Predicted 3D model of a 75-nucleotide RNA (c-di-GMP-I riboswitch aptamer) from a Candidatus Bipolaricaulota bacterium.

RNA sequence: CGCCGAAAAAGGUAAACCCGGAGCGAUCCGGGGGCGCAAAGCCAUGGACCUCCCGUAGGCCGCCAGGCUGCCGAA
Numbered sequence: 001c002g003c004c005g006a007a008a009a010a011g012g013u014a015a016a017c018c019c020g021g022a023g024c025g026a027u028c029c030g031g032g033g034g035c036g037c038a039a040a041g042c043c044a045u046g047g048a049c050c051u052c053c054c055g056u057a058g059g060c061c062g063c064c065a066g067g068c069u070g071c072c073g074a075a
């Protein structure tokens, strides 16, 4: 440096559900919560899926692929 990922340590993130708010909606934001996650960090680039007022429109990366970046460390 690369692969790899432990019933290791530290730190991180946060599904369902509940409350408040935004949006026509998919969905998003804040609080609670914690099923999970070693890229479940970031990017809608390709595909899938979803929505609407159906087109030069949106959503979703916790679906797959791709790109960029990153903590710790046994076998």
Base pairs, nucleotide, nucleotide: 004073005072012037013036017032018031019030020029021028022027035062041068042067043066045065046064047063049059050058051057052055
Overview
The sequence was found by an Rfam model in a public genome assembly.